[in-house]
RNA sequence: UCCUCGGUAGCUCAGCGGUAGAGCAAGCGACUGUUAAUCGCUUGGCCGCAGGUUCGAAUCCUGCCCGGGGAG
Numbered sequence: 001u002c003c004u005c006g007g008u009a010g011c012u013c014a015g016c017g018g019u020a021g022a023g024c025a026a027g028c029g030a031c032u033g034u035u036a037a038u039c040g041c042u043u044g045g046c047c048g049c050a051g052g053u054u055c056g057a058a059u060c061c062u063g064c065c066c067g068g069g070g071a072g
Base pairs, nucleotide, nucleotide: 001071002070003069004068005067006066007065010024011023012022013021018055026042027041028040029039030038048064049063050062051061052060
């Protein structure tokens, strides 16, 4: 320098054009003699950054930043 994969909730990940979800974690409650386990509810992110396309972008395009792998 080039190619490739990834960056979404506190953590691990899904979502592949129509206003973002799961599990775990956290808070509250139920159950229990208590704890744990289990069950229910709730909180929590405008999607790495900046532009562009589109009626509409996490999703498509361009540039840049960060991380993994590869080529020279």
A computed fold for a 72-nucleotide RNA from a Patescibacteria group bacterium, annotated as transfer RNA.
It matches the Rfam family "tRNA". It is annotated as a transfer RNA.